Predicted 3D model of a 79-nucleotide RNA (c-di-GMP-I riboswitch aptamer) from an Actinomycetes bacterium.
The coordinates come from a structure-prediction model, not an experiment, and the mean pLDDT is 83.
Lineage of the source: Bacteria > Bacillati > Actinomycetota > Actinomycetes.
RNA sequence: AGGUGAAAAAGGCAAACCACUCGCAAGGGUGGGGCGCAAAGCUACAGGACCAGCGGAGCUGGUUGGCUGAGCUGCCACC
Numbered sequence: 001a002g003g004u005g006a007a008a009a010a011g012g013c014a015a016a017c018c019a020c021u022c023g024c025a026a027g028g029g030u031g032g033g034g035c036g037c038a039a040a041g042c043u044a045c046a047g048g049a050c051c052a053g054c055g056g057a058g059c060u061g062g063u064u065g066g067c068u069g070a071g072c073u074g075c076c077a078c079c
Stems, first nucleotide, its partner, number of pairs: 002079004012037002017032006035066001041072003045069003048064007
């Protein structure tokens, strides 16, 4: 530097659900919780899904990084 994630260890994240809270909504934040995750770290660039408005072809704005791809970064172990 590249590849891999079978086993192990150190630590990490946290679905559903519940409480409070922000938002018209999708959904977000904090705490509890723990289904899972080797990028479940970050970025809406491409596609997808979802919401709102206008329209009825679709367009505009938004949400989702735990839908996929792409880009950037990173722990441990093994080769």